[in-house]
Molecule: transfer RNA
Organism: uncultured Selenomonadaceae bacterium
């Protein structure tokens, strides 16, 4: 330099055809326990990498740019 994939909670990752932003886990509380580990039950926690456009309405379409993996040269 061209092509194709990804970027969503602290971690790994769901989100269907544009309309509630979610799971486990991990962290805080609180129950069981002499006390751990283990379990249950509840709370917290998020610019959807960034900008912008279209829409009544954007994680999601469409354009532009950071990153990261990958194929080609």
């Nucleotide at each position: 330099g061209g092509g194709g994939a990804c970027g969503u909670a602290g971690c790994u990752c769901a989100g269907c055809u544009g309309g509630g932003a979610g799971a486990g886990c991990a962290u805080c509380a609180g129950g069981u326990u002499c006390g751990c580990a283990a379990u249950c039950u509840g709370g917290g926690g998020g610019u959807c990498g960034a900008g912008a456009g279209u829409u009544c309405g954007a994680a999601u379409c469409u354009c532009u740019u950071c990153g990261u993996c990958u194929c080609c040269a």